[in-house]
c-di-GMP-I riboswitch aptamer from Candidatus Sordicultor fermentans, 86 nucleotides, folded computationally.
RNA sequence: UAUUUUCAAGGGCAAACUCUCCGAAAGGAGAGGGCGCAAAGCCGCGAGCCUAAAGCAGACCUUGCUAAGGCAGUCGGGUUGCCGGA
Numbered sequence: 001u002a003u004u005u006u007c008a009a010g011g012g013c014a015a016a017c018u019c020u021c022c023g024a025a026a027g028g029a030g031a032g033g034g035c036g037c038a039a040a041g042c043c044g045c046g047a048g049c050c051u052a053a054a055g056c057a058g059a060c061c062u063u064g065c066u067a068a069g070g071c072a073g074u075c076g077g078g079u080u081g082c083c084g085g086a
Stems, first nucleotide, its partner, number of pairs: 012037002017032006035073001041079003045076003048071003055065003
């Protein structure tokens, strides 16, 4: 690096949803709960996506733009880890 084992063993994490809290929101934390995941462990480096408080512009009580906010269960990348065989 590639293939294979695996209808292995011991396990791990935990979607939607509910409750509580934080946040302008996206979203996050804890508890419950399991959709799924061989890295669905960790890291915002590259891309992508989400939100728009503040700000700017317009407008007439609303619209647009914008990330310094967020998504690691969107992908890539980096890095660490469990078991068995060749």
Its mean pLDDT, the model's own confidence on a scale to 100, is 82. NCBI's taxonomy places the organism under Bacteria, Pseudomonadati, Atribacterales, Candidatus Caldatribacteriaceae, Candidatus Sordicultor.